[in-house]
RNA sequence: GCCCCCAUAGCUUAGUGGUAAAGCAGCGGUUUUGUAAACCGCCGACCUCGGUUCGAUUCCGGGUAGGGGCU
Repeated sequence: GCCCCCAUAGCUUAGUGGUAAAGCAGCGGUUUUGUAAACCGCCGACCUCGGUUCGAUUCCGGGUAGGGGCU
């Protein structure tokens, strides 16, 4: 220098055009003499800039960051 893959919540992952889901973590409650466990509830996210579309997390292009390959 070229090519490929990936970017969603604090972490690990779903979701592939229309409403973003779960587990763990965090917070509150129930229970307990108390703690843990269990149960109930709450909080919290689409890397960025453009394009296509009635509508983009999803499709297309650029950038950024990470990973891999060739030279």
Transfer RNA from an Elusimicrobiota bacterium, 71 nucleotides, folded computationally.